[in-house]
RNA sequence: GUGUUAUCAAGAAAGGUGGAGGGAAUAGACCCGCUGAAGCCUUAGCAACCCUUUAAAUUCAUUAAAGAAGGUGCUAAAUUCUACUUGAAGGAGCGAAUCAUUUCUCGCUAUUUUAGAUAGAUAACUC
Numbered sequence: 001g002u003g004u005u006a007u008c009a010a011g012a013a014a015g016g017u018g019g020a021g022g023g024a025a026u027a028g029a030c031c032c033g034c035u036g037a038a039g040c041c042u043u044a045g046c047a048a049c050c051c052u053u054u055a056a057a058u059u060c061a062u063u064a065a066a067g068a069a070g071g072u073g074c075u076a077a078a079u080u081c082u083a084c085u086u087g088a089a090g091g092a093g094c095g096a097a098u099c100a101u102u103u104c105u106c107g108c109u110a111u112u113u114u115a116g117a118u119a120g121a122u123a124a125c126u127c
Stems, first nucleotide, its partner, number of pairs: 001127001003125006013043005021032003026083004044075003049071002051067006079119001084116002087113001089112002092109005
């Protein structure tokens, strides 16, 4: 690096060094930053993927509870938000239908919201 599975609105920061950028990429928005960004180091913490213990079941797989020694991960804002698709709802605008207006009906547009996809991150396994 490829593939599979699971998770991603919870949680948890100080110091040193460094010296202007950063929030993955593209575009837009919005934020953080000389009261010190990224990166690196130290210490601390969070969580519970791997893991440990116990119980149930068992060929195996699994489930529940507790834990935190070890391997990762993480410690501004939802993966900062939007982008693509579908459904639903409310109001708005436009058009159709009607002799005409209002209501109703149908269609379209943008907006709000929900769900999903794409992309990404992390873990475990795999080639």